RNA sequence: ACCAAUAUUUUGCCGAAUUUUCUGCGGAAAAACGGGGAAACCAUUCCGGGUGAAUUAAUCCUGAUUCCGAGGGAUUAUAGGGAGCCUUCAACCGAACCCUCAGCUAACCUCGUAGGCACCGAAGGGAGAAUAA
Numbered sequence: 001a002c003c004a005a006u007a008u009u010u011u012g013c014c015g016a017a018u019u020u021u022c023u024g025c026g027g028a029a030a031a032a033c034g035g036g037g038a039a040a041c042c043a044u045u046c047c048g049g050g051u052g053a054a055u056u057a058a059u060c061c062u063g064a065u066u067c068c069g070a071g072g073g074a075u076u077a078u079a080g081g082g083a084g085c086c087u088u089c090a091a092c093c094g095a096a097c098c099c100u101c102a103g104c105u106a107a108c109c110u111c112g113u114a115g116g117c118a119c120c121g122a123a124g125g126g127a128g129a130a131u132a133a
Base pairs, nucleotide, nucleotide: 011118012117013116014115018031019030020029021028022027032113033112034111035110036109037108042103048099049098050097051096056077057076058075059074060073061072062071080093081092085125086124087123088122089121
């Protein structure tokens, strides 16, 4: 000097997932943000549905008693996604979970407030702010 790991603090990010109050310390409530259910009207007549960016496809393997081939797995791609806005390029993600009949939907009812990550890529343009004069 570089790299890696751990801890603390600050800052920032994905996400709705933050703040405040009370408490007998079991927990409870409020604001804020977010999700679901739920009339009329409208829509639909194939059909399971929801949160989420996470959808779709090809090839290969496996294969529910034989055939058929459901489902599962792998690889490659892809709709789509993310750190103020736009364009281009680059890299990355492209999951997981839940519910069983619930189209939209005012009133109304109801639920959540987790978890995870990092020096935040580059060029051009535009907008705004701050500091100095």